[in-house]
Molecule: Bacterial RNase P class A
Organism: uncultured Flavobacteriaceae bacterium
This record gives sequence, structure tokens and C1' cells, in this order.
RNA sequence: GUAGCAGGCCACCUUAUCGCUCCGGCCGUUCGGCCGGGGAGGAAAGUCCGGACACCAUAGUGCAGCAUAGCGGGUAACGCCCGUCGUUCCGAACAGCGUUCGGAAAAGGACCAGUGCAACAGAAAGCAAGUACAGUUCGGCUGUAGUGAAACCAGGUAAACUCUAUGCGGUGAAACGUCAUGUAAAUCGGUGUUUGAGGGCGGCACGUCCGAAUCGAAGGGUAGGCGGUUAGAGCCUUUGGGCAAUCAAAGGUCGAGAUAAAUGAUAAGGGGCGACCGUAUAUCGGUCGCAACAGAAUCCGGCUUAUGGCCUGCUUUUUUU
Repeated sequence: GUAGCAGGCCACCUUAUCGCUCCGGCCGUUCGGCCGGGGAGGAAAGUCCGGACACCAUAGUGCAGCAUAGCGGGUAACGCCCGUCGUUCCGAACAGCGUUCGGAAAAGGACCAGUGCAACAGAAAGCAAGUACAGUUCGGCUGUAGUGAAACCAGGUAAACUCUAUGCGGUGAAACGUCAUGUAAAUCGGUGUUUGAGGGCGGCACGUCCGAAUCGAAGGGUAGGCGGUUAGAGCCUUUGGGCAAUCAAAGGUCGAGAUAAAUGAUAAGGGGCGACCGUAUAUCGGUCGCAACAGAAUCCGGCUUAUGGCCUGCUUUUUUU
């Protein structure tokens, strides 16, 4: 220097003008004007997990279904994270067929409960037998050889079906709550009122609860406002405990809130990366070019996927000294 793996940081910055939007203050008070402050992400993505919150709702048992799977710890919780053991792979060393060290991977219960799967080759791929040779107690009984990844009641495989253990209510901010407006609480038909129609409890069954109305047809009116809605399992710094994930204490801080959906445009300078030149190198200077993946919609913790630049560590390989 090349390549790979793992982890961390950033994702342009400043100023000016104009435009959009939210909050606070003042004036006006119908519209609006002025001043100050704020305005997309590390993944906002996928909707895959776990929750907060709201409602069903006082909410059981069994079956089916789904998820997880060594041991210990973390967390509000998890299918997530950390540590450690084991397995597999790569490399090195020591040694002599294993041990140790470093790195990486992921799918880590059970194959004598059962059912499957394994091309070709081979005589034969299962509780079946039997090719060639040899031994023989004459029974494929024993051994060797062939083929093959695997051939003497065999082994492999369970992100193969399955079994075991443990666990699991649902819906989703278009949740939900509240206010206003308007009409036809009307018409026709069926069923029902404790002999219970209908409805709720994830799917089914049982059970249980509510219940006087309910189902259908045709027709009529409306579809606006406010809350939920951003101060939190929040973030930053320091100290202490812990291998770590993280926990505790102290101090500081407040960072979009739209509702058809705002968060932008222009100019200048600077920063980053790359190329060329001054110059052979460092440094410095000059010129030119480039900047990815991508856009909140209740919120949070993860995982997965997409992606530009820099840094650190490890491994491999090449070159020079």
C1' cells in the first nucleotide's frame, strides 16, 4: 500500500435578503403589523418485535395457533443488549493427532416418542438384506475388499414435520374524549321482552356478563371545532460501582407540532473529499470539480435494510528498511 471484518464520530457551517410556519410579547382588534426565539433523520424507511397511553372490561377454563430455547446478568419490557461456556470456520504457536492464543459466524433443548429426507455410484441406503473373497460351530455366523458423504440391528439431518419446557387478550391516535350544527327518536316487514331475540369476552367450544329492543328494506340530515399533540422509562457533563451491558448521585438543559399537511430559495465566505499545478517530498498556496441514502404525522426502546466521508482496532497479503 491492497482486501476483509468489527466498533465509533459526522451527515456541512456562518452571514445577509426574500418567502412559509409555530410559540411568546406589544399594537390594532375584521383582516393584520412589529420585535424576539424555534423549525425533518441516523436511519424519519420496513411496520418486524417490545412497551407507554386510550378503549373494550368486572373478564375464566380447555383446544387450536404463534413465539422463544446453554448458563448468568441488564432493561419498563423484548424475539433486544452484555459477559461466559460450547460448536463451526480462518490463522499462528507449541507439540504429536491434541492443546493454547487471536479473530469471525450464527440457526446452541430432544434423532431410542413417531414420521420423513439423502442425486449419482453401488448387489444393497433400512430395524432391509446381501456382490466378490476368506474363515467357519455350516446359521449372512465372522472378517476383508468394491461403490459411496454415509453399509454388521448404523450414523447424519429438527430456520425437516414433530416432541418437550416456558410464555402470549384484542384494537390503534382515522385510538379515544368533548362541544356545536342538522334531521325523520319518522315509514314498511321479520324476530324478541326472563320460555332471553341480539351483543361482549383474539380464532373455536364451554362458561360467564349485558340486555329491551334488535335485524332487514327504502328514504332523510350531517361529516365542523377543540383536546389527545410533545417535559419525557428525555438529553448532556462529572464522580463512583461493575469485565461489560448498564446502575446510582450531583450539576446543567428544554431542541418541529403540521392536519392535505409548513421546515424553502438566492448570494458570499469557510470547512470536508478528489484531481491538476507551483515542486521531487512534507508544509503552504492556486485552479477546477464533487457531496450519498433519503423527508416527521401519538410517543419511546430495539432489530433489519439503504448510504457518503473520517478515525480506531484486528486479520490477510504485497513492497521497502